[in-house]
RNA sequence: GGAGUUGGCCAGGCAGUCGCUGUCGGAAGCCGUGCUAUGCGGCGCCCGAUAGAGGAAAGUCCGGGCUCCGCAGGGCAGGGUGCCAGGUAAUACCUGGGCGGCGUGAGCCGACGGAAAGUGCCGCAGAAAAUAUACCGCCCCAGCACCUUCCAGUAAGGUCGGGGGUAAGGGUGAAAAGGUGCGGUAAGAGCGCACCGCGCCGGUGGUAACACCGGUGGCAGGGUAAACCCCACCCGGAGCAAGACCGAAUAGGGGCCUGAUGGUGUUGCCCGCACCGGGCCCGGGUAGGUCGCUCGAGGCGCGCGGUGACGCGCGUCCCAGAUGAAUGACUGCCCCAGACAGAACCCGGCUUAUCGGCCGGCUCCCGCU
Repeated sequence: GGAGUUGGCCAGGCAGUCGCUGUCGGAAGCCGUGCUAUGCGGCGCCCGAUAGAGGAAAGUCCGGGCUCCGCAGGGCAGGGUGCCAGGUAAUACCUGGGCGGCGUGAGCCGACGGAAAGUGCCGCAGAAAAUAUACCGCCCCAGCACCUUCCAGUAAGGUCGGGGGUAAGGGUGAAAAGGUGCGGUAAGAGCGCACCGCGCCGGUGGUAACACCGGUGGCAGGGUAAACCCCACCCGGAGCAAGACCGAAUAGGGGCCUGAUGGUGUUGCCCGCACCGGGCCCGGGUAGGUCGCUCGAGGCGCGCGGUGACGCGCGUCCCAGAUGAAUGACUGCCCCAGACAGAACCCGGCUUAUCGGCCGGCUCCCGCU
């Protein structure tokens, strides 16, 4: 210098004018109360100060807090998770480690328990896709066939069909019944042996996953479990329109009082009863309002413990809270010309979208000293 990998951070800047939402201060005025005082409470045109979206506010895919409902305990069903250890409020997240794959490397990726419990499935090609099998090939056997050769035979070689052996080689496929080599054999074959692989047993190291070493068995037999299934562990439901409080007008409901001794009903009459009118009181719901609402598993700094995720201690800061729902518009200047995108109960993750830029760690290649 080039190429790459990984962790963290920023998200146009400045100024002016006009708006919007919250909070605080001032304040014309209005309302309620009232013991009549320069009281208390509430609203508040207007003025001033101050704060005002994100790294993803998104998808709503996981995990928790909070709220209400349900719940003695256990089981079935259903769903989820799935190498090991740790972190955490918790997780499907994170950290460290193991194993497998990719990369020269830094590093990246992995739903990564079980296929010698059972069941199912495996397109095309291929002989065969799982009780193994045999298309070409290789080898052996016999010949009633045919051809060639000459030493003329019970000969040799070849062709052809037939009987058998084999799984070396070829061919098919994503995948073909351990691999490589030597021996062996008619040709072959774990048939025998060595090494590798695999199973079982033991030992060593490690918390563990697992690794290594030794012995032993010629050796189970493809793949697929985000197919059924088996094993282990975990899991109540609904969600801030959760939920709590205040609460009209109007129309229902309940209670008490009242009434020309009224009207209607109770088969004709009397009593009684019910309903209808008025007044007062009570209760539920609706409109509306208040709370929930943002101080929190919070941010920043320092120290300590830990490989790390993270934890502990001290100091410091307060950082949107709306509810037709604010966070904007215009103008000027500058630059490297500004992406994706907008809170709605809160938080931790994951995933997806994203112009450009800054800082740090590490790797590979080239050059120079």
Molecule: Bacterial RNase P class A
Organism: Arenicellales bacterium